Predicted 3D model of a 769-nucleotide part of an RNA (large-subunit ribosomal RNA, domain II) from an Elusimicrobiota bacterium. The coordinates come from a structure-prediction model, not an experiment, and the mean pLDDT is 81. The full RNA is in RNAcentral, with records from ENA. Rfam family: Bacterial large subunit ribosomal RNA. Its family is annotated with structural constituent of ribosome and ribosome in the Gene Ontology.

[in-house]
Context: one part of a larger RNA
RNA sequence: UCCGGCGAGUUAAUGGUGCAAGCCCGGUUAAAUUUUCAUUGAGAGAUGAGAAUGGAGCCAAAGCGAAAGCGAGUCCGAAUAGGGCGACUAUGUUUGCAUUAUUAGACCCGAAUCCAAGUGAUCUAUGCCUGGACAGAGUGAAGCCUCGGUAAAACGAGGUGGAGGCUCGAAGCGUUGAGUGUUGAAGAACUUCUGCAUGAGCUGGGUAUAGGGGUGAAAGGCCAAUCGAACUUGGUGAUAGCUGGUUCUCCCCGAAAUAGUUUUAGGACUAGCCUCGAGUGUUUUUUACCGGGGGUAGAGCUCUGGAUAAUGUAGGGCCUGCAACCCAGGUUCCGAAGUUAACCAAACUGCGAAUACCGGUAAAUAUGAGCUCGGGAGUCAGUGCGCGAGGGCUAAGCUUCGUGCGCAAAAGGGAAACAGCCUAGAUCGUCGUCUAAGGUCCCAAAGUGUAUGCUAAGUGGAAAAGGAUGUGGAUUUACCGAGACAGCUGGAAGGUUGGCUUAGAAGCAGCCAUCCUUAAAAGAGUGCGUAAUAGCUCACCAGUCAAGUGAAUCUGCGCCGAAAAUUAACGGGGCUAAAGCAUACCACCGAAGUCACGAACUUAGCGGCAAACACUAAAUCCUAAUGUCUAAGCACUAAAUCCUAAUCAAUAAUUAGGAUUUCGAGCUUAGGAUUUAGAGUUUGUCGUUAAGUGGUAGGGGAGCGUUGCCAUCUGCGUUGAAGGUAUACCGAGAGGAGUACUGGAGCGUUGGCAAGUGAGGAUGUCGGA
Numbered sequence: 001u002c003c004g005g006c007g008a009g010u011u012a013a014u015g016g017u018g019c020a021a022g023c024c025c026g027g028u029u030a031a032a033u034u035u036u037c038a039u040u041g042a043g044a045g046a047u048g049a050g051a052a053u054g055g056a057g058c059c060a061a062a063g064c065g066a067a068a069g070c071g072a073g074u075c076c077g078a079a080u081a082g083g084g085c086g087a088c089u090a091u092g093u094u095u096g097c098a099u100u101a102u103u104a105g106a107c108c109c110g111a112a113u114c115c116a117a118g119u120g121a122u123c124u125a126u127g128c129c130u131g132g133a134c135a136g137a138g139u140g141a142a143g144c145c146u147c148g149g150u151a152a153a154a155c156g157a158g159g160u161g162g163a164g165g166c167u168c169g170a171a172g173c174g175u176u177g178a179g180u181g182u183u184g185a186a187g188a189a190c191u192u193c194u195g196c197a198u199g200a201g202c203u204g205g206g207u208a209u210a211g212g213g214g215u216g217a218a219a220g221g222c223c224a225a226u227c228g229a230a231c232u233u234g235g236u237g238a239u240a241g242c243u244g245g246u247u248c249u250c251c252c253c254g255a256a257a258u259a260g261u262u263u264u265a266g267g268a269c270u271a272g273c274c275u276c277g278a279g280u281g282u283u284u285u286u287u288a289c290c291g292g293g294g295g296u297a298g299a300g301c302u303c304u305g306g307a308u309a310a311u312g313u314a315g316g317g318c319c320u321g322c323a324a325c326c327c328a329g330g331u332u333c334c335g336a337a338g339u340u341a342a343c344c345a346a347a348c349u350g351c352g353a354a355u356a357c358c359g360g361u362a363a364a365u366a367u368g369a370g371c372u373c374g375g376g377a378g379u380c381a382g383u384g385c386g387c388g389a390g391g392g393c394u395a396a397g398c399u400u401c402g403u404g405c406g407c408a409a410a411a412g413g414g415a416a417a418c419a420g421c422c423u424a425g426a427u428c429g430u431c432g433u434c435u436a437a438g439g440u441c442c443c444a445a446a447g448u449g450u451a452u453g454c455u456a457a458g459u460g461g462a463a464a465a466g467g468a469u470g471u472g473g474a475u476u477u478a479c480c481g482a483g484a485c486a487g488c489u490g491g492a493a494g495g496u497u498g499g500c501u502u503a504g505a506a507g508c509a510g511c512c513a514u515c516c517u518u519a520a521a522a523g524a525g526u527g528c529g530u531a532a533u534a535g536c537u538c539a540c541c542a543g544u545c546a547a548g549u550g551a552a553u554c555u556g557c558g559c560c561g562a563a564a565a566u567u568a569a570c571g572g573g574g575c576u577a578a579a580g581c582a583u584a585c586c587a588c589c590g591a592a593g594u595c596a597c598g599a600a601c602u603u604a605g606c607g608g609c610a611a612a613c614a615c616u617a618a619a620u621c622c623u624a625a626u627g628u629c630u631a632a633g634c635a636c637u638a639a640a641u642c643c644u645a646a647u648c649a650a651u652a653a654u655u656a657g658g659a660u661u662u663c664g665a666g667c668u669u670a671g672g673a674u675u676u677a678g679a680g681u682u683u684g685u686c687g688u689u690a691a692g693u694g695g696u697a698g699g700g701g702a703g704c705g706u707u708g709c710c711a712u713c714u715g716c717g718u719u720g721a722a723g724g725u726a727u728a729c730c731g732a733g734a735g736g737a738g739u740a741c742u743g744g745a746g747c748g749u750u751g752g753c754a755a756g757u758g759a760g761g762a763u764g765u766c767g768g769a
Stems, first nucleotide, its partner, number of pairs: 001769006011104013026059003032053009063070002073085004107245002110242001114235006125209008134199001136168003139164001143160006172196003177192004211227001213223003248703006258271005272379002274376007283369001285364008298351001299349002304345003308341004315334002317331005382407010412423003427599004432595001434593001438589003441573003447586001449585006460575001466560002470557010487544005493517003498512003523538001527536002600693014615678010638662009704758001706755006713748001715747002723742005729736002
């Protein structure tokens, strides 16, 4: 490095919100008890799930006040004032799922730490006990002896002697310099030089000292390859505002890099900006008009300041007068204020826009406008360009604001290549259309296009001050056939060597003046020249020649100025009446833009169909209750019986009233069913129309697949399951089939449920290569 396995938003409790369900003049149980089933067990029992019981408790139903307390009010208050919080205006509660917050390790991996309890002195530091070893050579202390010496000593000499953190040097111990080694032979060595080598020396064995402790001839050294606090285990999944990683698909929308605050600045909180739901419904946006305030750009100089010139007042300087001061007079001097003229300003304004902003009216637009409430975020390092400014050097790919656009989060075309420039916003397909920017000689799609000019520098295809008879255009002015300009020929004289100065100064060192004459013309002299003259030349004149010649201003395109590291400053070839530049015009190419055709999805509208839900109206039917309690009361109808009254002499009959019974009808209330009609909501599906479909952080929606469980197909399977290999099939995708071979025993469909549910990344982890 590759391949394969594993590998990261979980679980619980408590809240918020959304959706669903149950109940709601409330909702709900907790522990526990009883019981059923399952698992396990010999059993007792335990565990799990369900049912019933269980009303403790919790939430709601009333609030206000610190509270006593009062209560649709209450608190403050003296108050009946006023105000605060409430009520009036209302919807709860329980459970499930989703999402989010808090508390927990809380998405995963990762410190250096801190503390506790232990384990270590076989390395090493130091001490103690007990042992061992140190070739050889050299030097020659004290003492002693002898001799000398002395009064005696001291002292001297010669011997003897054998001291020493003495000398040289093996063993032993060390390691100064250099070299080698540096993925080493070696996690500290080797080679060579070199130090000590009888001592504060070296060394074997034993033993002691232990972690804020030891030991230390002290280097923060050493304490087992670990030391400015060892190692092991535990607290511990410490903490990490930091770095890295975070696993399937499709659809809709889509940010921010700002403000305020912050021991805050690479972190956070609130707001801003995004998304989802509900509500509101044009409030949004644009344009036009109307109405506003302003003090910027510009302008101006009244104010505040700056600043130039003129004038010249006060004042000053200087001069004169005066013996002198004062004073008087004078002045090509300076000069406040003033006046005149002309200027400058972010912190000047007697002026003053365009835009922008605010309000109103109208119209237009609208399928991702506005606003309110609620759930979920992310963002707080921005960046380039144009315009307006501050800082800086009117430096920076600089920095800080404002404003717009882009990138960020935007592909395509152009600029050779090139986040931020120009063009243009990619749903998918098409060997289609027309265009944008930009291009059309070849590379390389399209004009060796048309017309008129310019450029000669390869300018084009990098640059300034400055410089130049480059060249085109325009304008002004002077001279010119009475002959210009240039050239050639000739003249360029006299007073006079002007005066001065000077050694000299004669046109020509310098100063002053700069006239006159002769003439066609000729300076008291333009330059060279001489010591001074001379000489040459110019101005000026004539001749010759023959037609234009000078001086300026503005402007187009060029030239020089122009030194760096590849040829390297056209993308290359190459290009010159261009393939460069300017102007005008025509044609064409050119993108994922536009259009055309086809397809998908999303949203909205319309229509059809189906289903569900609840509703209204009508009709029909059924059930129950009732003639009653309440209210309005009826309208009654028929029959039977009885009673009373009237009519009548009496009965009957009739009329009026009452009571009872029966039947029918109608009405009312409650509930249910069916049918028809209507309108509604939701969902699904089909059709149609229109618009939309770039996207990071992020929000929302819909799905695929994996493992297990419950049901289901009374499914598949040794006539071959899973797994593997191959494959041109299906689906928008995650994915799903079929077939063949392999394999050799299990596996799937459909509907649900539950998750150890999806890898390419983490210097991931384990295994293999």